[in-house]
Context: one part of a larger RNA
Molecule: small-subunit ribosomal RNA, 5' domain
Organism: Petrimonas sp.
RNA sequence: GGAUGAACGCUAGCGAUAGGCUUAACACAUGCAAGUCGAGGGGCAGCACUGGUUAUCGGCAACGGUAUCCUGGUGGCGACCGGCGCACGGGUGAGUAACACGUAUGCAACCUACCCUUAACCGGGGGAUAACCCGGGGAAAUCCGGGCUAAUACCCCAUGAGACGGUCUCAUCGCCUGAUGUUACCGUUAAAGAUUGAUCGGUUUUGGAUGGGCAUGCGUUCCAUUAGCUCGUUGGUGGGGUAACGGCCCACCAAGGCCACGAUGGAUAGGGGAACUGAGAGGUUCAUCCCCCACACUGGAACUGAGACACGGUCCAGACUCCUACGGGAGGCAGCAGUGAGGAAUCUUGGUCAAUGGAGGCAACUCUGAACCAGCCACGUCGCGUGAAGGAUGAAGGCCUUACGGGUCGUAAACUUCUUUUUCGGGGGAAUAAACGGGGUCACGCGUGGCCCCCUGCAUGUACCCCGCGAAUAAGGAUCGGCUAACUCCGUGCCAGCAGCCGCGGUAAUACGGAGGAUCCGAGCGUUAUCC
Repeated sequence: GGAUGAACGCUAGCGAUAGGCUUAACACAUGCAAGUCGAGGGGCAGCACUGGUUAUCGGCAACGGUAUCCUGGUGGCGACCGGCGCACGGGUGAGUAACACGUAUGCAACCUACCCUUAACCGGGGGAUAACCCGGGGAAAUCCGGGCUAAUACCCCAUGAGACGGUCUCAUCGCCUGAUGUUACCGUUAAAGAUUGAUCGGUUUUGGAUGGGCAUGCGUUCCAUUAGCUCGUUGGUGGGGUAACGGCCCACCAAGGCCACGAUGGAUAGGGGAACUGAGAGGUUCAUCCCCCACACUGGAACUGAGACACGGUCCAGACUCCUACGGGAGGCAGCAGUGAGGAAUCUUGGUCAAUGGAGGCAACUCUGAACCAGCCACGUCGCGUGAAGGAUGAAGGCCUUACGGGUCGUAAACUUCUUUUUCGGGGGAAUAAACGGGGUCACGCGUGGCCCCCUGCAUGUACCCCGCGAAUAAGGAUCGGCUAACUCCGUGCCAGCAGCCGCGGUAAUACGGAGGAUCCGAGCGUUAUCC
């Protein structure tokens, strides 16, 4: 000198843009953060409608109004069964020195819901169960028994292969185990319907895409004041298990395996893209953004599922907090806000699904603290302003002085003319929206596409533009001995104090304190901390 997720002191006008618990992976009140589908199902708690009964009012009557009760008949729908999603998105960095990450390969050892694509199929039957009703236990959480019922829930049979398993023939190829294709035979295995009649689904299968799993080479902090470590340990045979290879696990057999090219142990640490600095080499860092990993009160375990050993799922144990009728129960902010605590220190218990994206749904649409916006903070960066031109008898006043004089603050002020960025007041006023969807029309290969119109804006009456008034609303901080730009006077008298280093101060202090002046930067300026 540069830099920072900074903090502290003094000061502070505006806008844009980015950032904002680095500490206690400490504890958490409250609200929200994952639902959706009635075009799978039985139903009807609530709402609306239809229809009906009764009562009452008006009316001669038909009928109409009001009230009660009934009515799944309709819209729709709480709870329930079922499907898909909840494994994404969001957070954190505790653990981890490891195939965790980076890079480069391999899988002839693998999986992949939804999506695209290929081929084929969708026949028949059955038994339950929740909701609901009845009864019971319990303070509650919730549980138990009996009875009724449905399905795209569950089960059985049929059919069936280029699927799977076994035996077998041939060809081509390779990287050891082999791979691919092919001939024949045997065995096994499937399905679900709904509808507004446009469609949406179901089962098996081929290939793909996407996402993952596994293996390997190389790279990846410090300590030798850590030198030996290891018995499922190292390898084999056979099995189990897995989507798959493998001591991954097991039985038996052998006695191996790693290590000064640093094993083992200890300490520290998420890794990378990148960022800061530097002429570079290098050094340092891992906040924000992106990729990967790990974790979800602590420890362990599996279930479901295409996918988890699952942040807002389950079970067990533990600590803690809460409720309790003392028998027993409930909970998990390292999601978004917010609270306490810790700390030098880090924000609103805001708005909207309008856009982008995600889940479900044929769709309309619903949900979405993802996201987009707004709020707070000079925490950083960038931009703008606090006026401009003229104006000397060089006013007054302050300070200095060689003191009736001169110098300096200083064109600075006053004063004259001008401007109105900005502030304030008034007026106008966006883009972000194109899709989806609805309507019309056209084309053809007839379910897709083209064209036109309509619908949809949180931020927002915001940005921006115009008009008006009036210099009006807006400057500080640090320093001035040398390094280092900037000097005098007064006070103090080794005192009070300063200080990054050298060092100042003991009566003429450019170094302390004040004043005048000056220098540097400027809505900031200094100090502290850390890195180069």